RNA sequence: UCCGCAGUAGCUCAGCGGUAGAGCGACGCCCUGUUAAGGCGUGGGUCCUUGGUUCGAAUCCAAGCUGCGGAG
Numbered sequence: 001u002c003c004g005c006a007g008u009a010g011c012u013c014a015g016c017g018g019u020a021g022a023g024c025g026a027c028g029c030c031c032u033g034u035u036a037a038g039g040c041g042u043g044g045g046u047c048c049u050u051g052g053u054u055c056g057a058a059u060c061c062a063a064g065c066u067g068c069g070g071a072g
Base pairs, nucleotide, nucleotide: 001071002070003069004068005067006066007065010024011023012022013021018055026042027041028040029039030038048064049063050062051061052060
């Protein structure tokens, strides 16, 4: 320098262009003499950034940033 992949909740990751989700964790309640385990519930998001396309973008396009891998 070139090519590819990834970036979404605290963490690990889903998510046909049409209201953003799961597991774990956190918090509250139940259960228990107490803890753990178990049960029920709640909150938590500028979808990496900036533009573009579209009635509508996490999703499509362009550029950029960061990380990983490959080529030279």
The prediction has a mean pLDDT of 81. The RNA shown here (transfer RNA) has 72 nucleotides and comes from a Candidatus Staskawiczbacteria bacterium. It matches the Rfam family "tRNA". From the family's description: Transfer RNA (tRNA) molecules are approximately 80 nucleotides in length. The family's RNA type in Rfam is transfer RNA. Gene Ontology term of the family: triplet codon-amino acid adaptor activity. The sequence is in RNAcentral, with records from ENA.